[in-house]
RNA sequence: GCUUGUUCUCAGGGCAGGGUGAAAAUCCCGACCGGCGGUAGUCCCUCGCGAGAGGGAGAGCCCGCGAGCGCCUAGGGCCCGAAAGGGCCUUGGGGUCAGCAGAUCCGGUGAGACGCCGGAGCCGACGGUUACAGUCCGGAUGGAAGAGGACGAGC
Numbered sequence: 001g002c003u004u005g006u007u008c009u010c011a012g013g014g015c016a017g018g019g020u021g022a023a024a025a026u027c028c029c030g031a032c033c034g035g036c037g038g039u040a041g042u043c044c045c046u047c048g049c050g051a052g053a054g055g056g057a058g059a060g061c062c063c064g065c066g067a068g069c070g071c072c073u074a075g076g077g078c079c080c081g082a083a084a085g086g087g088c089c090u091u092g093g094g095g096u097c098a099g100c101a102g103a104u105c106c107g108g109u110g111a112g113a114c115g116c117c118g119g120a121g122c123c124g125a126c127g128g129u130u131a132c133a134g135u136c137c138g139g140a141u142g143g144a145a146g147a148g149g150a151c152g153a154g155c
Stems, first nucleotide, its partner, number of pairs: 001155010017029003031135002033124002035065004042057006060122002068100002071094010104120005126138003
């Protein structure tokens, strides 16, 4: 240095101000937010005479991933039905691709940009709610992409 085992820690932000209304952080004007890995012609800091070394930042809409729903599956409860069977609720497991499920263009610079600069746009699970929610409440003191540490093992 590479591979690998055990274990620990960490791992999401946001409606100001106003309008209508009986009622809206849900509608309208407007405001605000952006998980993880990858991808760079980059930038910053420290050290070094230098080659260089170490550290930090760097895409919501380019590629991939995550939570949720749905789906499949195992169990539990309730209901309908003569039965076959069906419906609802709930707990655990699965995870492929196929779903909900997403959204970007124009100009500039340059050898090269969907990533930089400028401009204009667009997107955002499920359940709840006096009224339709990316921003409120809830599942969630949950789970998790992953990040870092400790202790080992192999090469």
FMN riboswitch aptamer (RFN element) from Azospirillum rugosum, 155 nucleotides, folded computationally.
NCBI's taxonomy places the organism under Bacteria, Pseudomonadati, Pseudomonadota, Rhodospirillales, Azospirillum.
Of the family's consensus pairs, 100% are formed in the model.